[in-house]
Molecule: transfer RNA
Organism: Patescibacteria group bacterium
RNA sequence: GCCGCAGUAGCUCAGUGGUAGAGCAUCCGCUUCGUAAGCGGGAGGUCGCGGGUUCAAAUCCCAUCUGCGGCACCA
Numbered sequence: 001g002c003c004g005c006a007g008u009a010g011c012u013c014a015g016u017g018g019u020a021g022a023g024c025a026u027c028c029g030c031u032u033c034g035u036a037a038g039c040g041g042g043a044g045g046u047c048g049c050g051g052g053u054u055c056a057a058a059u060c061c062c063a064u065c066u067g068c069g070g071c072a073c074c075a
Base pairs, nucleotide, nucleotide: 001071002070003069004068005067006066007065010024011023012022013021018055026042027041028040029039030038048064050062051061052060
């Protein structure tokens, strides 16, 4: 330098055009003499960033940043 994969909640990940979700963590409640476990509920996101297409984009297209892998170069 070229190609591919990944980037979504604090963490691990789903979601592949039509209202962004789960588990864990966190907060509140129930239960308990108390704690843990269990059960119920809440909060938490401009989907890496900037554009484009579309009535509608996390999703499709272009550019770009970061990480990983492969290839090429390596005087």